[in-house]
């Protein structure tokens, strides 16, 4: 830098340590902070990836049978059993995240109202950002 994917849940107002400025950037608005921001550690949240577990749920693919029903026989079907997957489960690793939707808008396009080349309010897509993964 590209490409999928999710970004409206959830997790510290009473932990410790700093000590002044913080909500990515650029404008605007609206917030947080000396009743301690922002960072670290600690601690919790979820489960992207990895590894582990299949009895606990369900499913699909292959394959195998001295099984069972069906053919002339193959074929089919139905059960059983192994294998892998996808679902689930776990929370050991490897990252993340823990004010306000990504705090809101900014660009296109639509719908509603209005004192109508405008204004508001709301919708969608997009940009741009963030996080995993992969290249």
């Nucleotide at each position: 830098u590209c490409u999928u994917a999710u970004c409206a849940a959830g997790a510290g107002c009473a932990g410790g340590c700093u000590g002044a400025g913080g909500g990515a950037u650029u404008u605007g608005g609206c917030c947080c902070u000396a009743u301690g921001a922002c960072g670290c550690c600690c601690a919790g949240c979820a489960a992207c990836c990895g590894a582990c577990c299949u009895a606990u749920u369900u499913u699909u693919a292959a394959g195998u049978c001295u099984a069972u029903c069906u053919u002339a026989a193959u074929c089919g079907a139905u059960g059983a059993c192994u294998u892998a997957a996808a679902u689930g489960g776990c929370a050991c690793g490897g990252u993340g995240c823990u004010a306000c939707u990504u705090c809101c808008a900014a660009c296109a396009g639509g719908a509603u109202g209005a004192u109508a080349u405008u204004c508001a309010u709301u919708c969608u897509g997009g940009a741009a950002g963030a996080u995993a993964a992969g290249a």
This is a predicted structure of a 135-nucleotide RNA (SAM riboswitch aptamer (S box leader)) from Guptibacillus hwajinpoensis.
The RNAcentral record of the sequence draws on MGnify.
Its mean pLDDT, the model's own confidence on a scale to 100, is 76.
The source organism's lineage runs through Bacteria, Bacillota, Bacilli, Caryophanales and Guptibacillus.